Predicted 3D model of a 173-nucleotide RNA (c-di-AMP riboswitch aptamer (ydaO/yuaA leader)) from Actinacidiphila alni. It matches the Rfam family "c-di-AMP riboswitch aptamer (ydaO/yuaA leader)". The family has 106 seed sequences and 7,607 matches in Rfam 15.1. The source organism's lineage runs through Bacteria, Bacillati, Actinomycetota, Streptomycetaceae and Actinacidiphila. It was read from a public genome assembly, where an Rfam model found it.

[in-house]
RNA sequence: ACCGCGCGCUUGCCGAAUCCCGUCCGCGGGAACCGGGGACCCGACCUUUCGCACGUCGCAGUCAGGCGUACGGGAGGGGAUCCAUGGGGUGAAUCGGGCAGCCGUCAGGCCCGUAGGAGACCUUCCUGCUCCGAACCCGUCAGCUAACCCGGUAGGCGAGAAGGAAGGAAAGG
Numbered sequence: 001a002c003c004g005c006g007c008g009c010u011u012g013c014c015g016a017a018u019c020c021c022g023u024c025c026g027c028g029g030g031a032a033c034c035g036g037g038g039a040c041c042c043g044a045c046c047u048u049u050c051g052c053a054c055g056u057c058g059c060a061g062u063c064a065g066g067c068g069u070a071c072g073g074g075a076g077g078g079g080a081u082c083c084a085u086g087g088g089g090u091g092a093a094u095c096g097g098g099c100a101g102c103c104g105u106c107a108g109g110c111c112c113g114u115a116g117g118a119g120a121c122c123u124u125c126c127u128g129c130u131c132c133g134a135a136c137c138c139g140u141c142a143g144c145u146a147a148c149c150c151g152g153u154a155g156g157c158g159a160g161a162a163g164g165a166a167g168g169a170a171a172g173g
Base pairs, nucleotide, nucleotide: 010159011158012157013156014155018031019030020029021028022027032153033152034151035150036149037148042143045077046076047075048074049073050072051071053069054068055067056066057065086141087138088137089136090135095113096112097111098110099109116132117131118130119129121168122167123166124165125164126163127162
């Protein structure tokens, strides 16, 4: 001098996950922020009807008619029917492709992308760089949704954190 590890202070980041009061120190209450459930209407589903287009039936051909499908309009219904490879929620975290000993398949794992997301005063826009692109939960059940009802306030990281424009904030003069 450089690199690595640990500790402390300061100061930041992801996230809703912070603050205040009381306390028998177990916790309790509140504010704020966040999430879920939950009507009419609308949407979705079922039945029916009208219009239109296409297909199909029989026929030598045409017309008429029947059936089916798609689209558009009206009316009615909460029961029936159906499925299972059920359905749903928090979250940025979705969707693809590939991989290995003789062959094939499955699982996990790995790799490359990708919808989307994060990064130092704040918001928006432009350009760039570095990253993430998980995990968990409900339990046959939930569209939206006023009133109303029910929950969460964890955890994990960093140390010069790019530049430009507009509007603010703060500090200094």